[in-house]
């Protein structure tokens, strides 16, 4: 110099008109509208609703199983599949970036190939028989197959061989020492244990979950018609027709069990379905785990602690057009300037230095090139996308343009 | 706004506990039958299983996000 790698903001500006919604203020009257004036009025994702509080209701939310969800340590947080920081593995030359409990609790699968997929002998090797291809046996060192086939090298050993033994080396298990909160690492003994994959299959451990949503929910006005289903078992004891209790029978508790509640016990209900009205307001509803600056602590994520701020609230759904100026930014035109640039000039030249072969040594005029920067003329030109209770966070989509880093495999000096 | 479901051939469904080359009926082509159409008969084409990544030796199927599409909801008595 190319190329890389990773962070953090912005994401349209001015003015001038014509609208839109919402608060205050003034005023008018027909009292729920107009009319002045002022102030405010979308996003980094409001999006997908994928998680995760908040808040609100829910005959109670309690136990037990199901079920679901997370899933290396540890530390932020209201929480969280999120952030931080490590710890192992694997990818990069490196910046850096991606994975993550358990396959030795069981249990299921491994298709086609292949002799054998968890157990085996197709080919070859060796014995032996028989002798031409055949047979019995042995053998996982050679070959094929496949995503996956008995750790690797050397050796003893043997008919031929093989952890069958040794030696070193790699993994794996136990038992400790050390360091660390800890994942882990390192280190020491002993044990030939060395025959594999899936848990985005069931499992198993260990943590965590009671449902539902602002159209949850309260309050008002307006208006209507109720209907069907399900079911049967009563005794005590007060007291004079209800009341308690035991006992049965139904709903509810959003898989069931208990349990916990509510109704009824000679007649239905709080439920369940069907069927009717309304398609109106206010309310909840914007002051909040809010931002911004400073300081402390902390590797960081965040925490405290001070000060300033007071920032949308629409309900056929507001927050837009138009015009004009300039700017980023892209196209193309025609010029200049241009780095210790580059390629030609250049013949490793003049020259130097050596005893010698050989070494060093590339300036300049001049030509063609240039990253990048100023300047001219036309054009054209700013993306995704848009609240609807509200936060934190994944994720997805997003023209351009800004600030700050860090690597060096390649190329040049 | 909130909660669910669904996407497989031009249509309308299949596809099981993941396994070799995705099937069926309709419809489309072409050939027979026929005087000629239908109808019947055979023969064939047509599919990146809505995209995109991931897990696995192998994904229409299993995870994860994206696109389209459909459904349902309020109060009152």
């Nucleotide at each position: 110099g190319a190329g890389g790698c990773a962070g953090g903001c912005c994401g349209g500006g001015u003015g001038a008109u014509c609208g839109c919604g919402a608060g205050c203020g003034g005023u008018g009257c027909u009292u729920g509208c107009g009319c002045c004036g002022u102030u405010c009025g979308a996003g980094g994702a409001a999006a997908g609703u994928c998680c995760g509080c908040g808040c609100u209701c829910c005959g109670c939310a309690g136990a037990g199983u199901u079920c679901a969800a997370u899933g290396c340590c540890g530390g932020a947080u209201a929480a969280c599949a999120u952030c931080c920081g490590g710890a192992c593995g694997g990818g990069g030359a490196a910046a850096c970036c991606c994975g993550u409990g358990g396959a030795u609790a069981g249990g299921g699968c491994c298709a086609c190939a292949g002799a054998a997929a968890u157990a085996u002998a197709c080919c070859g090797c060796c014995u032996g028989g028989g002798a031409u291809u055949c047979c019995a046996g042995g053998u996982a060192a050679g070959g094929g197959u496949g995503a996956a086939a008995a750790g690797g090298u050397g050796g003893u050993g043997u008919a031929a061989g093989a952890g069958a033994c040794c030696a070193c080396c790699g993994g794996c298990g136990c038992a400790g020492g050390c360091a660390g909160u800890g994942a882990u690492g390192u280190u020491u003994g002993c044990g030939g244990c060395c025959a594999g994959g899936u848990a985005a299959c069931c499992c198993c451990c260990a943590u965590u979950g009671g449902g539902a949503g602002c159209a949850a929910g309260g309050c008002c006005a307006a208006g209507c018609a109720g209907g069907a289903g399900u079911g049967u078992a009563g005794c005590u004891c007060a007291u004079u027709a209800u009341g308690a209790g035991c006992g049965g029978g139904g709903a509810g508790u959003u898989g069931c069990u208990c349990g916990c509640c509510c109704c009824c016990u000679u007649a239905a209900a709080a439920u369940u379905c069907c069927g009717g009205g309304u398609a109106g307001g206010c309310u909840g509803c914007c002051a909040a785990a809010a931002u911004u600056u400073a300081g402390u602590g902390g590797c960081a994520a965040c925490a405290c602690u001070a000060a300033a701020u007071g920032u949308a609230g629409a309900u056929u759904g507001a927050u837009g057009g138009u015009c004009a100026c300039a700017c980023a930014c892209c196209u193309a035109u025609a010029g200049g300037a241009g780095a210790u640039u580059u390629g030609g000039g250049a013949a490793g030249a003049a020259g130097g230095c050596g005893a010698g072969a050989g070494c060093c040594g590339u300036a300049a005029a001049c030509c063609a090139a240039g990253a990048u920067c100023c300047a001219u003329c036309a054009g054209g030109g700013g993306a995704c996308a848009g609240a609807a209770c509200g936060c934190g966070g994944c994720u997805u989509a997003u023209a351009g343009g800004c600030c700050a880093g860090c690597c060096c495999a390649c190329a040049c000096a | 706004g909130g909660g669910c479901g669904c996407g497989u051939a031009g249509c309308u469904c299949a596809g099981c506990u993941g396994g070799u080359u995705a099937g069926a009926g309709c419809g489309c082509a072409c050939g027979g039958u026929u005087c000629a159409c239908a109808u019947c008969c055979g023969u064939g084409a047509g599919g990146u299983c809505g995209a995109g990544g991931g897990u696995u030796c192998g994904a229409g199927u299993c995870c994860c996000c994206c696109c389209g599409c459909g459904c349902c909801c309020a109060c009152c008595a």

Two RNAs folded together computationally: RNase P RNA and transfer RNA, 490 nucleotides in total.